[in-house]
RNA sequence: CACUUAUCAAGAUGGGGUGGAGGGACCGGCCCUGUGAAACCCCGGCAACCUGUCUUCGCCGAUAAGGUGCCAACUCCGGCCCCCCUCGGGGGGAAGAUGAGAG
Numbered sequence: 001c002a003c004u005u006a007u008c009a010a011g012a013u014g015g016g017g018u019g020g021a022g023g024g025a026c027c028g029g030c031c032c033u034g035u036g037a038a039a040c041c042c043c044g045g046c047a048a049c050c051u052g053u054c055u056u057c058g059c060c061g062a063u064a065a066g067g068u069g070c071c072a073a074c075u076c077c078g079g080c081c082c083c084c085c086u087c088g089g090g091g092g093g094a095a096g097a098u099g100a101g102a103g
Base pairs, nucleotide, nucleotide: 001103003101004100005099006098007097008096014043015042016041017040018039022032023031024030026079027078028077029076044071045070046069049067050066051064052063053062054061075095080092081091082090083089084088
């Protein structure tokens, strides 16, 4: 990098250091940000995909937190299709993210 598969309405929303203007994937909105963005480091936290342990024939379940991941807004909302009581709302996709697997 592309492929397969599962999940994406919950939760954490914090502190310190370096750093200085961006960030929320893309586009359009709408937001966040010098009361300090991104990035990196330390600490803290959430969750439980893989993993360990217990249980089980096995599944299920319980538990721990080693490998990842995550800690503004539903994946912030929409972007394509369908439906409705058409301001607006609902469903499904696409795309994206994360885990696991295989190339």